[in-house]
Context: one part of a larger RNA
Molecule: small-subunit ribosomal RNA, central domain
Organism: Datisca glomerata
RNA sequence: UUGAGCGUAAAGCGUCCGUAGGUGGCUUUUUAAGUCCACCGUCAAAUCUCAUGGCUCAACCUUGGAGAGGCGGUGGAAACUACCAAGCUGGAGUACAGUAGGGGCGGAGGGAAUUUUCGGUGGAGUGGUGAAAUGCGUAGAGAUCAGAAAGAACACCAACGAUGAAAGCACUCUGCUGGGCAAACACUGACACUAAGAGACGAAAGGUAGGGGAGCGAAUGAGAUUAGAUACCCAAGUAGUCCUAGCCAUAAACUAUGGAUUCCGGGCGCUGUGCGUAUCGACCCGUGCAGUGCUGUAGCUAAUGCGUUAAGUAUCCCGCCUGUGGAGUACGCUCACAAGAAUGAAACUC
Repeated sequence: UUGAGCGUAAAGCGUCCGUAGGUGGCUUUUUAAGUCCACCGUCAAAUCUCAUGGCUCAACCUUGGAGAGGCGGUGGAAACUACCAAGCUGGAGUACAGUAGGGGCGGAGGGAAUUUUCGGUGGAGUGGUGAAAUGCGUAGAGAUCAGAAAGAACACCAACGAUGAAAGCACUCUGCUGGGCAAACACUGACACUAAGAGACGAAAGGUAGGGGAGCGAAUGAGAUUAGAUACCCAAGUAGUCCUAGCCAUAAACUAUGGAUUCCGGGCGCUGUGCGUAUCGACCCGUGCAGUGCUGUAGCUAAUGCGUUAAGUAUCCCGCCUGUGGAGUACGCUCACAAGAAUGAAACUC
């Protein structure tokens, strides 16, 4: 390599978009590149093989023949792939008119809580723990009432719910804007699927510059605990957490399950939207499509389990794996301000 695989044993890129490439619906026609058939040429001899013959046999030697396969040529076939031409509507898309939504970006507004501050009342503790102490407090704390300021996050509704490619997304109102879905007909007529490289987005932490800083809180220094305690517990507290601009590109980025399409029993929900029935109307009941859950048949699986949202049944395309450690390390190269990221071995070892 072939083969065998990728939920949990090694293995699905974090996600999308799309170039080359690979693959691709139905009908008719053309060509004959692939494909198939026939014949011819050629593929030195020796060897191999088949049948004779010669050494007493054999090994060995001699003579003659053949096949498979490759390459080239000639003639034919036209189902399939491909090509040419014409068409079709089921895949795909567009339009019309609807609909649900924490989808995205911006602007405006809101209340609860927390902390600080100002004033009043009041007068000795408060806070914290397993127990304490550090801390705060007669320069009036804690408690309580009224006023002010600031920053961050949005209780209930809330769900096994919605939405987005993923990361993610929730106070209320509003401007702009992306995508989805059902139905009905109308239009285009295979325009499709996947996707190396490329490109875009990408939690948290981190980094640069400028703001902001209530609460929380790496680091740090105190108080405890302890044999020690660079910890767990406690009182403080800087970076950070927040905003703007521009970096970084990683996560158990998880459904540990790549994308698309086909087919294959049921039962019970929820979300969106149709149809039928019913009705004055709305429910109820039956049923379709799109999504999201539970249970479970067949089947699959080493088992666990999966099970129309497959890990069943098949096809196409991409990515990845190949004993443990060494090691996601070294070296080289690319990217980055850096931190580092990406690519990625070997010796040796069992």